[in-house]
C1' cells in the first nucleotide's frame, strides 16, 4: 500500500426496507422487601450514533473524505 470487517450509555451489544420520543443486559443512583447483608421487585439518571463534508421534507442508516481497531492479501 490494496480489499474487507467493525466504531451506538460506564462495559457487552442490538438497530443498516431513511421516518415512532435511539434501546437491551449488566453497572450506577434511590426506592420497596428483610433484623442486616446477598437475592428478587419497581423507578431514575446517563448518548454530538468516531469525526467533518454532502443527498433528502427527513441520516445511527445513503455518499465523499479522514481518523481509529481488527482480519486477509501483496
Nucleotide at each position: 500500500g490494496g480489499u474487507c470487517c467493525g466504531g451506538u450509555a460506564g462495559c457487552u451489544c442490538a438497530g443498516u426496507u431513511g421516518g415512532a420520543u435511539a434501546g437491551a443486559g449488566c453497572g450506577a443512583g434511590c426506592g420497596c422487601c428483610u433484623c442486616c447483608u446477598a437475592a428478587g421487585c419497581g423507578c431514575u439518571a446517563g448518548g454530538u450514533c468516531g469525526c467533518c463534508u454532502g443527498u433528502u421534507c427527513g441520516a445511527a442508516u445513503c455518499a465523499g473524505g479522514u481518523c481509529c481497531g481488527g482480519a486477509u492479501c501483496a

Transfer RNA from a Spirochaetales bacterium, 74 nucleotides, folded computationally. Rfam family: tRNA. Gene Ontology term of the family: triplet codon-amino acid adaptor activity. The family's RNA type in Rfam is transfer RNA.